This is a predicted structure of a 473-nucleotide part of an RNA (small-subunit ribosomal RNA, 3' major domain) from an uncultured bacterium.
Context: one part of a larger RNA
RNA sequence: UGACGGGGGCCCGCACAUAGCGGUGGAGCAUGUGCUUUAUUUUGAAGCAACGCGAAGAUCCUCAAUAGGUCUUCACUUUUAUUUAAAGGGUCCAGAGAGGGAGAGAUAUUUAUAGAGAAGACAGGUGUCGCAUGGUUGUCGUCAGCUAGUGUUGUGAGAUGUUUGUCUAAGUCACGCAGCGAGCGCAACCCCUCUUUCCAGUUGCCAACAUUAACUUGGGGGGUCUGUCGCGUCUCCCGGUGACAAGUCGGAGGAGGGCGGGGAUGACGUCAAAUCAUCAUGUCCCCUUAUGACCAGGGCUGCACAGGGGGUACAAUGGACAGAGCCGAUGGAAGCGAAGCCGCGUGGCGGAGUGAAACCCAUAAACCUGUUGUCAGUUUGGACUGCAGUCCGCUACUUGGAGGCAGGAAGAUGGAAUUGGUAGUAAUCGCGAAUCAGCAUGUGGCGGUGAAUAAGUUCUCGGCCCUAGCACA
Numbered sequence: 001u002g003a004c005g006g007g008g009g010c011c012c013g014c015a016c017a018u019a020g021c022g023g024u025g026g027a028g029c030a031u032g033u034g035c036u037u038u039a040u041u042u043u044g045a046a047g048c049a050a051c052g053c054g055a056a057g058a059u060c061c062u063c064a065a066u067a068g069g070u071c072u073u074c075a076c077u078u079u080u081a082u083u084u085a086a087a088g089g090g091u092c093c094a095g096a097g098a099g100g101g102a103g104a105g106a107u108a109u110u111u112a113u114a115g116a117g118a119a120g121a122c123a124g125g126u127g128u129c130g131c132a133u134g135g136u137u138g139u140c141g142u143c144a145g146c147u148a149g150u151g152u153u154g155u156g157a158g159a160u161g162u163u164u165g166u167c168u169a170a171g172u173c174a175c176g177c178a179g180c181g182a183g184c185g186c187a188a189c190c191c192c193u194c195u196u197u198c199c200a201g202u203u204g205c206c207a208a209c210a211u212u213a214a215c216u217u218g219g220g221g222g223g224u225c226u227g228u229c230g231c232g233u234c235u236c237c238c239g240g241u242g243a244c245a246a247g248u249c250g251g252a253g254g255a256g257g258g259c260g261g262g263g264a265u266g267a268c269g270u271c272a273a274a275u276c277a278u279c280a281u282g283u284c285c286c287c288u289u290a291u292g293a294c295c296a297g298g299g300c301u302g303c304a305c306a307g308g309g310g311g312u313a314c315a316a317u318g319g320a321c322a323g324a325g326c327c328g329a330u331g332g333a334a335g336c337g338a339a340g341c342c343g344c345g346u347g348g349c350g351g352a353g354u355g356a357a358a359c360c361c362a363u364a365a366a367c368c369u370g371u372u373g374u375c376a377g378u379u380u381g382g383a384c385u386g387c388a389g390u391c392c393g394c395u396a397c398u399u400g401g402a403g404g405c406a407g408g409a410a411g412a413u414g415g416a417a418u419u420g421g422u423a424g425u426a427a428u429c430g431c432g433a434a435u436c437a438g439c440a441u442g443u444g445g446c447g448g449u450g451a452a453u454a455a456g457u458u459c460u461c462g463g464c465c466c467u468a469g470c471a472c473a
Stems, first nucleotide, its partner, number of pairs: 001473002004469001007467003011463003015457002021420004027312001029310001031308001033306002036302001043054002066297001068295004078121003082116003091102003127284001129282001133280002135275003138271001140269001145184003149180002151160003165175002190263004196230001199227003205220002209218002234257001237251005314414001319372005331360002335354002340349003380411001384407004390401002427449005433443001
């Protein structure tokens, strides 16, 4: 100087609460992991910070693992010398296919970036080491810290500045001070959201006028909405408090008040943290029958069990049926696909419109108004099973999705323990997107309905600062 403590002080955070709400842990299901099994169940990730993670989508492909069938200068890149008049396409043979074999004829071109066979340099590797690396990422942590110049000081390591008292979300600001000024962080600048002026007015909108079944059309820009530039919030104003400071408390005005609410943004560093399987790269290893390349199968989906994160429920604040009615943000051309017709339905026929404020996906659901059954393993719950149909796709047996009929398992609110949320949040309800031929209870978005509780810091956990100790470095 640091680190450390079941030392002290000060402070913060859904960290805790003897505050409140909802879950997990019990059930069956989908999912990732371990263990186990297997010819193979490819592999990485391992306390927080691995386990719906890499994977924004394993029937083939993907694919790296496995048992077979094949190729050997190669599936791919560059290149040296030789040669052909073809190569490609089409036909035939057996074959699971890859690959192999056979053979026909016409036209155009004479080009080599084409083919053939041969040789060599090589090519290739999701093979090894993340403890050789780059790049990227997680984490402490959006925590308030980290540093150096010069000066001063100490024999020196170093100290000071960065400490003290006050304040802040903040090393934020102001005052003090052998320091002075400064850099990386904080904040602000960026994006979304909340109010609004002016401008603009189609594909959007409709108050007045006419018109219509309908803003349908004429018309209109007043309002909604859209989208550029601006304005607005700065402790500006008033009062209390404070050291006449920084600030803090209350009030006014205001759409909004003290960082208005979200996002992006992650300092010096820590964990030899993660990744050689995104990519790049060093070393070692392998390579003319292999750890490379191609193919058709099966596997990654196996199932005694264990723990993790989820979705569905156990019902009456509910289930079923009927009626009426209200979003936002996306996506669309090898696409979205309307009306109409067929079908109980998944779906089929159809093919208008639409590169989209225009057309389409597209009916939001919970909610509301009625009817029903009345506390039951039920008109709860839907696992699992059978039957007959359907979609995508070369292929749905292993192993996809959705629908119909029939059957109807566990489950009656869950032990010890444990987790999330402080406001448009939790809870609850649906919608669309990426990946994608098909496949979503996952992921990341969108809006609808919409609470309770706390205003505290004794304790638990984590963290910042100061400090006396120290057998540690």
Its Rfam family is "Bacterial small subunit ribosomal RNA". Its family is annotated with structural constituent of ribosome and ribosome in the Gene Ontology. The prediction has a mean pLDDT of 81.